[in-house]
Context: one part of a larger RNA
RNA sequence: CUGGGCGUAAAGCGCGCGUAGGUGGAUACUUAAGUCGGAUGUGAAAGCCCUGGGCUCAACCUAGGAAUUGCAUUCGAAACUUCUAGACUAGAGUAUGGUAGAGGGAAGCGGAAUUCCCGGUGUAGCAGUGAAAUGCGUAGAUAUCGGGAGGAACAUCGGUGGCGAAGGCGACUUGCUGGUCUAAUACUGACGCUGAGGAGCGAAAGCGUGGGGAGCAAACGGGAUUAGAUACCCCGGUAGUCCACGCCGUAAACGAUGUCAACUAGCCGUUGGGGGUCUUAGUACCGUGGCGCAGCUAACGCAUUAAGUUCUCCGCCUGGGGAGUACGGCCGCAAGGCUAAAACUC
Repeated sequence: CUGGGCGUAAAGCGCGCGUAGGUGGAUACUUAAGUCGGAUGUGAAAGCCCUGGGCUCAACCUAGGAAUUGCAUUCGAAACUUCUAGACUAGAGUAUGGUAGAGGGAAGCGGAAUUCCCGGUGUAGCAGUGAAAUGCGUAGAUAUCGGGAGGAACAUCGGUGGCGAAGGCGACUUGCUGGUCUAAUACUGACGCUGAGGAGCGAAAGCGUGGGGAGCAAACGGGAUUAGAUACCCCGGUAGUCCACGCCGUAAACGAUGUCAACUAGCCGUUGGGGGUCUUAGUACCGUGGCGCAGCUAACGCAUUAAGUUCUCCGCCUGGGGAGUACGGCCGCAAGGCUAAAACUC
C1' cells in the first nucleotide's frame, strides 16, 4: 500500500455551517472527454513461453514465432458517465393558514428559605457527633415575634415529559428572535447530499479588567479519628461559584454508535405506551420510550430511532509500554491546547 475494520476488543472529529473536491432524480436532443471496437506506428537485443536445429543427451548454444497486457496517431460505435441547449416534478426550497415547546437574548417583577442588622419577649444553654471536642453564648446566645438589608436559586406542577446541531435550557410578565411540525393549494425547477482546509458555537474548572458576595466551598487554620491521617467526620474559612466585557477550547463533550437517502414482521388497556398536528380522526404524518421476529453479532446485545440489507461523502484504527510524551511548528496573558515521533523494552 492493499485488505479488514471503528456500541463494549485499537478506531466516529464535541457540534453544526460551509470552500475546493467527491457524488447526484426523471425525459428527449447534441457532443465524443471517459468507455468500447478496428487499423497503423512503436513497444531494442537478450531473457521467459512455443515449435524446430547443433554439441552422443543435458546444461548450454542457435533459428523462427508468440508475448511485450503499454503509448501515440487515425477511423468508427453512442448504451452508460461527462458536455451543450431545452422541457419535467417525485428530491430540495418559497408563499399562505395554523401549531406545541425550560430553544436563544433583553428588560421588569414575585414568594418561600438561608444569613446579617435593629427592636421586643425571655434565660442558660446552643451547636455538633459513632462518641466527643474545637466553636457560639450572662458584653444575653439558641428559641420566638415585629421591622429592615442583601445575594443566589426557583419547591409543588415535574413526567424513561418538552425544546435545541451539540454544549445545554426550569418562578412569573412583556418586547425582540431562531428552528420544528402540520393542512390545503400555488410557485421555483435538481437549486440536492457530503465536506479536506477554513471560520463559528462549545459544560465545568481556569485566566484578565471592573463590580458583587447571602449560602456553599478547593486552599488554609483548628477539633477529632488513627500506629500515622498532609484524608474520610466536626467547627471555621479565602479564591471560586454570581454579573459585564474579553480569553481559554477541553470532558466518560456518551447513544462510548459520523452524515444523507432507500428498503425490511409485529406488540405495548377500549379510539389511547407517552408528546405534537390535522375533524376526510385514520391502515395518516412528525418526533420520543419499552419489548420483540427475520437478519446481524465473538458474545453481550441491536432490531423501521438498526449494530439488518444497500448507497453517498468525510473522519479515524493497525500489538502493549515508551507517549498523547520529546523535538519543531501554530495558537494562548498564563495554565496549557492542537499537530506528533524515535531509541529502547516486553

This is a predicted structure of a 346-nucleotide part of an RNA (small-subunit ribosomal RNA, central domain) from an uncultured prokaryote.
The RNAcentral record of the full RNA draws on ENA.